This is a predicted structure of a 92-nucleotide RNA (Glycine riboswitch aptamer) from a Hyphomicrobiales bacterium. Taxonomically the source falls in Hyphomicrobiales (Bacteria, Pseudomonadati, Pseudomonadota, Alphaproteobacteria). The model forms 91% of the base pairs in the Rfam consensus. Its mean pLDDT, the model's own confidence on a scale to 100, is 76.
[in-house]
């Protein structure tokens, strides 16, 4: 000097499910907020199963699988995915 890879910051993209029933509040009477229940969704987070990482151990490990949190108009969040900035960075 390049640069895979990890973090961070910021910018686009960014899926699915309910604009459900009742009960209280508050109201500009359009609705909002709670509390319960029914159904239903999966890509925050958790949790579980293991192809795999050559075997064994140890660690790791999915968008599979659960639905515990979450969420079911839009908005807001939202794994991932790219640009750009800044650190870190093996080995060449």
């Nucleotide at each position: 000097u390049c640069g895979a890879c990890c973090u961070u910051g910021u910018u686009g993209g960014g899926a699915g499910a309910a604009g459900c029933u009742g009960g209280u509040c508050g109201u500009u009477c359009g609705c909002g907020a709670u509390c319960a229940g029914u159904g239903c969704c999966g890509a925050a987070g958790g949790a579980g199963c293991a192809a795999c990482c050559g075997c064994c151990c140890c660690g790791g490990a999915a968008a599979c699988u659960c639905u515990c949190a979450g969420g079911c108009c839009a908005a807001a969040g939202g794994a991932c995915c790219a640009g750009c900035a800044a650190g870190g960075g093996g080995c060449a």